[in-house]
Molecule: transfer RNA
Organism: Candidatus Woesearchaeota archaeon
RNA sequence: GGGCCUAUAGUGUAGCUUGGUAUCACACGAGGUUUGGGACCUCGCAACCGGAGUUCGAAUCUUCGUAGGCCCA
Numbered sequence: 001g002g003g004c005c006u007a008u009a010g011u012g013u014a015g016c017u018u019g020g021u022a023u024c025a026c027a028c029g030a031g032g033u034u035u036g037g038g039a040c041c042u043c044g045c046a047a048c049c050g051g052a053g054u055u056c057g058a059a060u061c062u063u064c065g066u067a068g069g070c071c072c073a
Stems, first nucleotide, its partner, number of pairs: 001072007010026003020056001028044005049065005
């Protein structure tokens, strides 16, 4: 220098193919249960790496970057 892959709540993940309310678990908070704690049950909080473009609508498509990884030179 060239090519490919990855980036989503605090953590780990689904969703991307085929654009249409962002999934689940753990963690955290509240309540129930318990003398109290743990466990269990119910409810809640919280996220699409950044810029630009296309579109009525972008996590998804296009493009330029950032970070990490792999391969070639």